[in-house]
């Protein structure tokens, strides 16, 4: 240099063929429970879906480019 894959919450991951208000577990905060912890139960908080533009009635999903990470190849 060429090619491929990936990027979603603090962490790990879902989201079917483009169609609900983007969810689950852990973590965090609060409450219940306990003599006090742990465990358990309940509730809440937390996201410019890496970025920019495009296609579409509608984009996390499709297209182009950029950035980053990993891999293959001369």
């Nucleotide at each position: 240099g060429g090619c491929c894959a990936c990027a979603u919450a603090g962490c790990a991951c879902a989201a079917u063929u483009g169609g609900c208000u983007a969810g689950u577990g852990c973590u965090u905060u609060c409450g219940c429970u306990u003599g006090a912890u742990a465990a358990g139960c309940g509730a809440a908080g937390g996201g410019u879906u890496a970025g920019u533009a495009g296609u579409u009635c509608g984009a996390g999903u499709c297209u182009a480019c950029u950035u980053g990470u990993g891999g293959c190849u001369a």
Transfer RNA from a Bacteroidia bacterium, 74 nucleotides, folded computationally. Rfam family: tRNA. Its family is annotated with triplet codon-amino acid adaptor activity in the Gene Ontology. The organism belongs to Bacteroidia, within Bacteria. The sequence is in RNAcentral, with records from ENA.